A computed fold for a 117-nucleotide RNA from a Bacteroidota bacterium, annotated as SAM riboswitch aptamer (S box leader). The model forms 97% of the base pairs in the Rfam consensus.
[in-house]
RNA sequence: UCCUUAUCAGGAAAGGUGGAGGGAAUGGCCCUGCGAAACCUUGGCAACCCUCUCUGCAAAGCGGAGAGAAGGUGCCAACUCCCCCUCCCCCGAGGUAUCGGGAGAGAAAGAUAAGCC
Numbered sequence: 001u002c003c004u005u006a007u008c009a010g011g012a013a014a015g016g017u018g019g020a021g022g023g024a025a026u027g028g029c030c031c032u033g034c035g036a037a038a039c040c041u042u043g044g045c046a047a048c049c050c051u052c053u054c055u056g057c058a059a060a061g062c063g064g065a066g067a068g069a070a071g072g073u074g075c076c077a078a079c080u081c082c083c084c085c086u087c088c089c090c091c092g093a094g095g096u097a098u099c100g101g102g103a104g105a106g107a108a109a110g111a112u113a114a115g116c117c
Base pairs, nucleotide, nucleotide: 003115004114005113006112007111008110013042014041015040016039017038021031022030023029027082028081043076044075045074048072049071050068051067052066053065054064055063056062057061080109085106086105087104089102090101091100092099093098
């Protein structure tokens, strides 16, 4: 790297260095010299791993509920920023092919964690 499983409505920023980009990809729409990316320091959020208590299944093992935050990750604009594929509903237009706008469900892709290799 691949693969498997789970989650993705919420949450949480200051300073220094730096000096023009950034938000994965397409199209949008945004952020940014009132300072982008990146790096460093400090702080914070969350609770995947983790710790403790209770508990279900006969047990191994796999789950459920609650509490915690020392450690390993992660994260700290916008729903994963929205769309891009499929289905479905509503409104409008129409030459009945379809087009435009709006809501919902799913998939794909992506991110993160744990496992696997």
Taxonomically the source falls in Bacteroidota (Bacteria, Pseudomonadati).